[in-house]
Context: one part of a larger RNA
Formats: sequence, structure tokens, C1' cells
RNA sequence: CGCACACGGUGAAUGCCUAGGCGACAACAGGCGACGAAGGACGUGGUAAUCUGCGAAAAGCCUCGGGGAGCGGAUAAACGCGCCUUGAUCCGAGGAUCUCCGAAUGGGGCAACCCACCUCUUUGAGGUAUCCCGGUCUGAAUGCAUAGGACCGGGAAGCGAACCCCGGGGAACUGAACCAUCUCAGUACCCGGAGGAACAGAAAUCAACCGAGAUUCCGCCAGUAGCGGCGAGCGACCGCGGAGCAGCCCAGUGGCAGCACACCGACCGGUGGUAGGCGAACGCGUUGGAACACGCGGCCGUAGCGGGUGACAGCCCCGUAGCCGACACUGCCGGGCGGUAGGCCACGAUGAGUAAGCCGGGGCACGAGCAACCCUGGCUGAAGACGGGGGGCCCCCCCUCCAAGGCUAAAUACUCGUUGUCGACCGAUAGCGCACCAGUACCGUGAGGGAAAGGUGAAAAGAACCCCGGCGAGGGGAGUGAAAGAGAGCCUGAAACCGUGUGCGG
Repeated sequence: CGCACACGGUGAAUGCCUAGGCGACAACAGGCGACGAAGGACGUGGUAAUCUGCGAAAAGCCUCGGGGAGCGGAUAAACGCGCCUUGAUCCGAGGAUCUCCGAAUGGGGCAACCCACCUCUUUGAGGUAUCCCGGUCUGAAUGCAUAGGACCGGGAAGCGAACCCCGGGGAACUGAACCAUCUCAGUACCCGGAGGAACAGAAAUCAACCGAGAUUCCGCCAGUAGCGGCGAGCGACCGCGGAGCAGCCCAGUGGCAGCACACCGACCGGUGGUAGGCGAACGCGUUGGAACACGCGGCCGUAGCGGGUGACAGCCCCGUAGCCGACACUGCCGGGCGGUAGGCCACGAUGAGUAAGCCGGGGCACGAGCAACCCUGGCUGAAGACGGGGGGCCCCCCCUCCAAGGCUAAAUACUCGUUGUCGACCGAUAGCGCACCAGUACCGUGAGGGAAAGGUGAAAAGAACCCCGGCGAGGGGAGUGAAAGAGAGCCUGAAACCGUGUGCGG
């Protein structure tokens, strides 16, 4: 040194576990903000730090309600000092306070800092940004005016999920086995805006000589008809079946009646939400550290979902079925009342630089094509109901509709979030990046990137005391415990790797 066996060390796999994730369903919610948000900085406790809470009234203050015995949040105990059946802590509702930064808004600024002015009841409080809208006053060159100025009132801003939606812009890789039209795709991305949905919407629509009757969404029609370097590829309509259904107003005069419908407001009633309450039924023996096991004998069940308890519990605990509950705030539904808007009749009216044409583009499944239809940058430019648009070039007949004003629930899309329930979802290299003080440590000038890290035991009973040792580290006794080969580097503890002993071999 090798091999074998035995016993260890190291190491962390595996098994078991779950505090956290993932997904889904149902209901709710779909916003917050100058009344200063989101997010932070700094403070705040008898206590140094961090987390949580809170804000100089600072782990809190007031009122109301719930609750009923302990309590002064956590790591985290000790000490100190307190509170509480005159009802604390805790939970819910409403209110008060709420430093500084941040849209940040008096001015400045390298965020959490610096420097001002005015007013008032002056250890203090309030005001002073910008833009838009409205009003009043004032007011140049310049006579009237206008621009401008001052003041008053109202509004906006910023944030929010790599959500849905609408609008304005708008790629390339790629595909075409190259590539340019084409495709990817009106996608990604940027900008603006809104709502809980958005958009659309009450026919100048389709259809085909029969008729239908707003919009949206789904299934068909159909990968059809078409479009297409007729390549790659793109891709309908009509009609049918469903979901859901709802229709209205203005561009005006006169008259009638104060009725329908709608919206707003306080009130009343109902039903929910934001705390909660009641809630059935078991004992003994045996094993064991422990009974929830086993044995014996019972019981409840509108409750044998689930969790906990020293092993597997319907009857031990929390619960579960069922039933009940709100001073206050609030969602929805209904009612009468008040206000606003409105109702009925007659007679009228019927959206012009528009429609249309031409040129250039864009949209329609449709790439200029025989290319209708829709939008419009340029140039032209009607009729006006005895009128006009459409029916895929164009013309006639016929049919159908009425543009150039506006509003409109539902069916549809999405999920940062709340509550409840569930899973042939994961179980710590998995599952969210994060089960753990994680968007942390750390990396990067920055945009940004981005971890690792769970488990003693039923209970700390966390090892008094003694010994070796550096008043060590570590260990040996003792003690606790069912177990310490569960001792905190702590459940289980594989392998690589490193030893000790014995045998054999070189």
C1' cells in the first nucleotide's frame, strides 16, 4: 500500500413531516389620490438590535358594539413597573392624531434637506406651485375694442397586476428552403384615454321578387367562395342553431294634463357584508413514557367535513350540522315623499364644403384587379322626398333603405385583490425567485441580475454538580428523558471520501 471483515469519522442522499407555494370553482370587489395616495425616510417601548404596529396625542387616543379572564405584539427570556369583573388585553364599526420625503404644490434641492414671505386669537395655526374652465373687476399701443393683468369659484395632476378595452404610432427576426411584392402582423413595442367592463349598437343593413329586422358573443356554414411572386400563405359572406335581448333623444311652434318612465336626495321596509353566540354523545381494564391502540360494555347523530390532544378519537378540546345575532358604517332590492328631467295631442322640420367625382393612400378575407363598398391628404362639388343611398365594374327595370347629430343595459374579456370551498397539484435541488426577516445577501457605474438557507423532544425536563483542559475548544462522569448512538453542528442518517482493529498478500 492492496483485499476482506468489524467498528467509527465525515457527509448529506433517502424516508417521513409542513409552516409555504401551485391550480381551480363560487361569490364579492374592481380602485386609491391635493380631505396629500402608492411607496418610503426618521422616529416611537423602562430595554441595544431587527420585524410588526403606530406617528411628536407615536406597540397607541376617543365613542359605540362584540367578548368574558386574564393582559402590557414577535425574535425573547430575565429584571423592573403596571392594567383588569367599576369588564382590561383582544375583535368589529365610526372618529381623533398623523413628523419629513414623495404628484409634492411657497422658492430651492444631491428625495426624506436648505431658505422664505403674508395673515391671525403669535410656545402655535393657516396661506403662498402650475394648467384648464367659469365669473367679476381692471385694462395698452389705439377712439371703440382686443391682448394683457388682478381677484373669486370649480376642476385636473400622481399611483395601481409583464389585467381586460378603445384610440394615435408601429418593427424585425422568421416563413417563402435565396429574396424584393407577400408573410411574421397591425403582432411585439411606444404614446394617449377610459371603465368595471370597454368598444359596438336601433339600418342611407341584408336579402332576392320570398323575406328578415340594433349591437355583442359562441357553435356551424368552411378551410368552402375567394384573395395570392395564383408561391409561401391569407381566408370570408349569405343563411342556420344558440347566449342575451330594449329601445330612445336633439336640431320646434301651439295646445292639454300634471299621469307613465328615468335620475338624484333624505326617510321607511326587506335582504346581505363588516365582530360574534348556542351547539348532541364514554367509561373501565390491558400494553405502553404517554392511549387516540386492543378488550369489554355503552351513547349521540339535521353533527362520522377537518384540525388538535404524549400512537390511530363521532362522544377529550377547537369545531362540524342546525339555529340565532348589530349600537354603528355600508352593498343591493322595494316603497311612498321631495326635486330635476320629463309626458300626451296637432301641425311642422329631417344634419353641406356634406354626398359624389378625379388624384394619392388606407380599411374591407379581396395584393389595382373587370373592383363595388367604407375612411380621407389634395382638387372639384350636388340634389334636397316630384329627392337621395345601396343591391360587387357599368346601364335600365325592380326591390330595399334614408347618410352627412347624439344616447343606450344584458349576453363578452380580464384578475393586483377579499371570503369560502376543493385538488388521481408540489413536498424543501420540488412547489412562487422567496415555507427561513427575499426581491434580502451578493454582483453591476447603471438599466438590471439575483441566491443559499426548513425538522431536538410529548414537554426544555436545553444537562445542577464533579473531572481533564488555556477561567478554552472538545470530551468523560452525574442528572433529565421512552430514547442523549434525540445534546442544540440536534428526526432518519445511504454513497463518495478519511480512519482504527484483526486476518491475508506484495

The prediction has a mean pLDDT of 87. A computed fold for a 506-nucleotide part of an RNA from a Candidatus Competibacteraceae bacterium, annotated as large-subunit ribosomal RNA, domain I. It matches the Rfam family "Bacterial large subunit ribosomal RNA". Rfam links the family to the GO terms structural constituent of ribosome and ribosome. The RNAcentral record of the full RNA draws on ENA. Taxonomically the source falls in Candidatus Competibacteraceae (Bacteria, Pseudomonadati, Pseudomonadota, Gammaproteobacteria).